[in-house]
Molecule: transfer RNA
Organism: Candidatus Iainarchaeum sp.
RNA sequence: GGGGUCGUCGUACAGCGGCUAGUAUAACAGUCUCCAAAACUGUUAACCUGGGUUCGAGUCCCAGCAACCCCA
Numbered sequence: 001g002g003g004g005u006c007g008u009c010g011u012a013c014a015g016c017g018g019c020u021a022g023u024a025u026a027a028c029a030g031u032c033u034c035c036a037a038a039a040c041u042g043u044u045a046a047c048c049u050g051g052g053u054u055c056g057a058g059u060c061c062c063a064g065c066a067a068c069c070c071c072a
Stems, first nucleotide, its partner, number of pairs: 001071005007065001010025004018055001027043005048064005
């Protein structure tokens, strides 16, 4: 330099163009307990950036940035 994959809560992953953006885990609070753990309930928290297409974009397109892999 060229090509490919990928970017979503703190972490690991889901997400058929119309979802309240979900699950597990973590954090915090509560119930329970003599106390704790476990269990149960609740709360907080996310779409890499900028454009475009569309009535509507996490999802499709373009550019950039970042990560990983391959080629040179």